RNA sequence: GCGUCCUUAGCUCAGUGGCAGAGCGCUUGCUCGACACGCAAGAGGUCACAGGUUCGAACCCUGUAGGACGCA
Repeated sequence: GCGUCCUUAGCUCAGUGGCAGAGCGCUUGCUCGACACGCAAGAGGUCACAGGUUCGAACCCUGUAGGACGCA
């Protein structure tokens, strides 16, 4: 330099065009003599960034950035 793939909550990851979600973690309450476990509720997101397509984009297209692998 070229090609393929990845980037979504604090972490690990779903979601392939129509409300952004799960597990773990965190906070509060219940339970307990207390803690842990358990139960209930809650907070937390510019869907890497910019532009385009579309009535509508995390999702499709282009570019940029970062990362992984391969080729040279």